A computed fold for a 75-nucleotide RNA from Biformimicrobium ophioploci, annotated as transfer RNA. Its Rfam family is "tRNA". It is annotated as a transfer RNA. The organism belongs to Biformimicrobium, within Bacteria.
RNA sequence: UGGGAAUUAGCUUAGUGGUAGAGCGCCUGGCUGUUAACCAGGAGGUCCUCGGUUCGAGCCCGAGAUUCCCAGCCA
Numbered sequence: 001u002g003g004g005a006a007u008u009a010g011c012u013u014a015g016u017g018g019u020a021g022a023g024c025g026c027c028u029g030g031c032u033g034u035u036a037a038c039c040a041g042g043a044g045g046u047c048c049u050c051g052g053u054u055c056g057a058g059c060c061c062g063a064g065a066u067u068c069c070c071a072g073c074c075a
Stems, first nucleotide, its partner, number of pairs: 001071007010024004018055001026042005048064005
C1' cells in the first nucleotide's frame, strides 16, 4: 500500500426490512446441612460512528473508525 473478515448486554453470541433475543455471569427470592446444585423472578443495550434509502433499518447503500487475517513494499 492492496484485498478479505469482524464490530449487538459484563463475556460468548443469535437475529436475511416490521416489539432487540439466548447462554454464562450479576442481583433478589425459594429450596437445601450449605454461599454449591436446582427452581422462579429481576436488572443490564449509543446494535462501532456519521450520513443516505424507506411508511419503517441491527439488517440495504455511501463514507469513516477500531481489531484480526492474507499478500506486497522498505529496513